[in-house]
Context: one part of a larger RNA
RNA sequence: GAGUGAACGCUGGCGGCGUGGAUUAGGCAUGCAAGUCGAGCGAUUCUAAGAAACGAACUAUUUGAAAUGCUGGAAGUUCCGAGUAAUCGGAAUGGAAAGUAUGGAGAGUAGCUAGUUCCUUAGAAUAGCGGCAAACGGGUGAGGAACACGUGGAUAAUCUACCCUUAGAUGAGGGAUAGCUCCGAGAAAUCGGAGGUAAUACCUCGUACAUUCCGGCUGCAAAGCCGGAAGAAAGAUGGCUGAGUCCCGAUUUAUCGGGAAUGCUGUUGUCUGAGGAGGAGUCUGCGUCCUAUCAGCUGGUUGGUGGGGUAAAGGCUUACCAAGGCGAUGACGGGUAACUGGCAUUAGUGUGUGGUCAGUCACACCGGGACUGAGACACUGCCCGGACUUCUACGGAAGGCUGCAGUCGAGAAUCUUUCCCAAUGCCCGAAAGGGUGAGGAUGCGACGCCGCGUAGGGGAUGAAGGUCUUCGGAUUGUAAACCCUUUUUGUAGGAGAGGAAAUCCCGGUACAGAAUACGUACCGGAGUUGACAUUAUUCUACGAAUAAGCCACGGCUAACUCCGUGCCAGCAGCCGCGGUAAUACGGAGGUGGCGAGCGUUACUC
Repeated sequence: GAGUGAACGCUGGCGGCGUGGAUUAGGCAUGCAAGUCGAGCGAUUCUAAGAAACGAACUAUUUGAAAUGCUGGAAGUUCCGAGUAAUCGGAAUGGAAAGUAUGGAGAGUAGCUAGUUCCUUAGAAUAGCGGCAAACGGGUGAGGAACACGUGGAUAAUCUACCCUUAGAUGAGGGAUAGCUCCGAGAAAUCGGAGGUAAUACCUCGUACAUUCCGGCUGCAAAGCCGGAAGAAAGAUGGCUGAGUCCCGAUUUAUCGGGAAUGCUGUUGUCUGAGGAGGAGUCUGCGUCCUAUCAGCUGGUUGGUGGGGUAAAGGCUUACCAAGGCGAUGACGGGUAACUGGCAUUAGUGUGUGGUCAGUCACACCGGGACUGAGACACUGCCCGGACUUCUACGGAAGGCUGCAGUCGAGAAUCUUUCCCAAUGCCCGAAAGGGUGAGGAUGCGACGCCGCGUAGGGGAUGAAGGUCUUCGGAUUGUAAACCCUUUUUGUAGGAGAGGAAAUCCCGGUACAGAAUACGUACCGGAGUUGACAUUAUUCUACGAAUAAGCCACGGCUAACUCCGUGCCAGCAGCCGCGGUAAUACGGAGGUGGCGAGCGUUACUC
């Protein structure tokens, strides 16, 4: 001098593009970060429409209970009279039956409505079974000195879901199970029993190329030929047909409407092969830090044979046999470290470094293990052990931010618990669409780089003030004031690109097809979709208005005087300053340097 994922001090106007937990791979509250498909399946619930049945209330009509009024006046009771008595007569009281009027309980019939039930169709939602995805994307660098990485090869020792090309196939049956219903256990997490149901779930049979095995023949072998055995599958959804047949409904009883089977056909799926693309596994030459104050290391160790195992070669594993294998060209041990493209510096050789971005590897609380699957020994899957945390009814359960935000801790130190799937990609789906803390945006931090501004022109009575002074003056200094101009930025108000092209819809052409249907491809047309966003940009108004600091001034090193202090206070990168005239300490004026920064510290070249 250059550089940094920097930090600290003083200061701080704006924009663009980047960048931001380097320490404790320390602990984590909360929310979100992987779903999707009803065009695989059976249910459940809701909404709408249609058909059928039932059907309160209401309307019409019929019947007409209690109760009340009026008429009525029985039995009974009391008194009087007659009679020996039974009994009879009269009066009073009493209020029954019955009749009539009002009344309207309840009931019947018919009509119609709310509604209910069942069925069909359409749409929506929910959990479950099933499929695909979840092995990608995202994070971190603990471990690892190793075929981990880089580079060049090998695989005649291998695998590969989705995708592309190509050939063939897609036949016939069956038994379960979740959901559901009914019970039961438990605080919960969750679990058990019984019944019963579907599938592109599962199983069996048939057929079949490849493949594997066995036998035979040819052949030294590799291999070839023949025979035998083992060895697949799933449907879904459109369009048309539906004469005759079957089912359902209606009635005009021989017709109508709907559906099914059947047949043709489109799309898609499924199975078996062959090839490709992309991906992955394994092996290998070379390269890859320090240490000899680490010199010997090794028993599945090195090799062979048999068995096992893997997609695959192999001590990968196991039994037996042999005694090998590595090492000063540094084995073994110890320390340190993710590697690379790159980045920094440098004329270059080199040296240092590996943050962001890209490729690879490794890890996912610590340790171990397998399951599923094309692919994992799997960050937000499972099991076991451990530490820690949480819940508990004390019997038992639950958890894993090295995802995005955020929090505590430690630290010199590192951000929003924001918005959106509009774009780019990825997953699922026929599609519409759904999901996506990937990603796109936004916020915070002068952390970095770049750009812009804090005005421009004129202006000498060289004003005032400050400082110095040899007291004459000098300097600050065209600097200011003052005059003119401009309006970047700012404030206020308008206008306004591009990121959006598609999917989808309509029309046309071609293909396919029996077809003008359905579908696919292409072309044309119309319409829709923006988180950012008060976008970028631009116009108008206002008004120099809103915007300068930091460090240094003895030499190295650009820039000097005065005052204070007096080997004190202090400075300092080195040399060194300071003990009474300090250009070196502190302040002031002046000057120099850089400038929204400037200086210091740390580290690298």
The part of an RNA shown here (small-subunit ribosomal RNA, 5' domain) has 605 nucleotides and comes from a metagenome.
Its mean pLDDT, the model's own confidence on a scale to 100, is 81.
Its Rfam family is "Bacterial small subunit ribosomal RNA".
The RNAcentral record of the full RNA draws on SILVA.